[in-house]
RNA sequence: GCGGGCGUGGUGUAACGGCUGCACUAGAGCCUUCCAAGCUCUCGGUGAGGGUUCGAGUCCCUCCGCCCGCU
Repeated sequence: GCGGGCGUGGUGUAACGGCUGCACUAGAGCCUUCCAAGCUCUCGGUGAGGGUUCGAGUCCCUCCGCCCGCU
């Protein structure tokens, strides 16, 4: 330099172009003499910019980061 894959809460992981879901963690409450466990609730997210579309995590372009291969 060329080609391919990946990027979603603090972490892991889903999502035919149509409500960003689940689990863990964290916070609050219930329960308990206390703790743990259990139960309930809450917080928090699509790498950045642009395009297509009524509508983009998803499709297209550029860039950034990580991984793999080729040279």
This is a predicted structure of a 71-nucleotide RNA (transfer RNA) from a Thermoleophilaceae bacterium. Model confidence (mean pLDDT): 80 of 100. RNAcentral holds the sequence, with entries from ENA. Rfam family: tRNA. Rfam describes the family as follows. Transfer RNA (tRNA) molecules are approximately 80 nucleotides in length. The source organism's lineage runs through Bacteria, Actinomycetota, Thermoleophilia, Thermoleophilales and Thermoleophilaceae.